This is a predicted structure of a 156-nucleotide RNA (c-di-AMP riboswitch aptamer (ydaO/yuaA leader)) from Alteribacter aurantiacus DSM 18675. NCBI's taxonomy places the organism under Bacteria, Bacillota, Bacilli, Alteribacter, Alteribacter aurantiacus. Its mean pLDDT, the model's own confidence on a scale to 100, is 81. The sequence was found by an Rfam model in a public genome assembly.

C1' cells in the first nucleotide's frame, strides 16, 4: 500500500412487528402487565355461492351425541403461486413462472442483483356494520446512472 475476515457503534434492509409507562429483575432487548401506533382473524341485512346423484374425511372413548387425536377435503398468515424435467409415482435437484424486494430524500425512465419460503387451524369459517378475539417474532448488511422536484450545508 492492497485485499480479505472478525468485533463494536452509528446508520440502513426484509417484515405488521415500533414507541411510551408500571412492576419484577443481573438484564435499555429476560419475565409480567397497561397504553398509543401498525397488522391479522371471526362476525348481519344486502350482494354473492347453491337450485340439489351420492359422499357431512379417518381413528378412538362412552355420557349415543358429546369428547380426544389425526390430516387426505376445506380454510388462514405470507410476494412466495403455477408449470416442465430427472428421480422410485418419494425425498430432492434443475429450468421457468404469477407475484415480491433491494441498489441510502421522492418520482419517472432505464440498468443490475436477489426472493419466488415456511407455517398455522383441525371437518370448520364467502363478503360483512355493530360487536368480538389475537399479533407486535425473527433474520440480516445494499450502495450503477439520467432527468425533474424537494431539502441541508458552505461561500459571496
Nucleotide at each position: 500500500a492492497u485485499a480479505a475476515a472478525c468485533c463494536a457503534a452509528u446508520c440502513g434492509c426484509u417484515u405488521a412487528a415500533u414507541u411510551u409507562c408500571c412492576g419484577u429483575u443481573a438484564a435499555u432487548c429476560a419475565c409480567g402487565g397497561a397504553a398509543a401506533g401498525c397488522g391479522g382473524g371471526g362476525g348481519a341485512c344486502c350482494c354473492a355461492c347453491u337450485u340439489a346423484a351420492g359422499a357431512u374425511g379417518g381413528a378412538g372413548a362412552c355420557u349415543u351425541g358429546u369428547c380426544u387425536c389425526c390430516u387426505u377435503g376445506g380454510g388462514g398468515u405470507g410476494a412466495a403461486u403455477c408449470g416442465g424435467u430427472a428421480g422410485a409415482c418419494a425425498a430432492u435437484g434443475c429450468c421457468g413462472u404469477a407475484g415480491g424486494g433491494c441498489g441510502a430524500c421522492u418520482c419517472u425512465u432505464g440498468c443490475g442483483c436477489c426472493c419466488g419460503a415456511a407455517u398455522c387451524c383441525g371437518a370448520c369459517a364467502g363478503c360483512u356494520a355493530a360487536c368480538u378475539c389475537c399479533g407486535u417474532a425473527a433474520g440480516c448488511g445494499u450502495u450503477g446512472a439520467a432527468g425533474a422536484g424537494a431539502c441541508a450545508g458552505g461561500a459571496u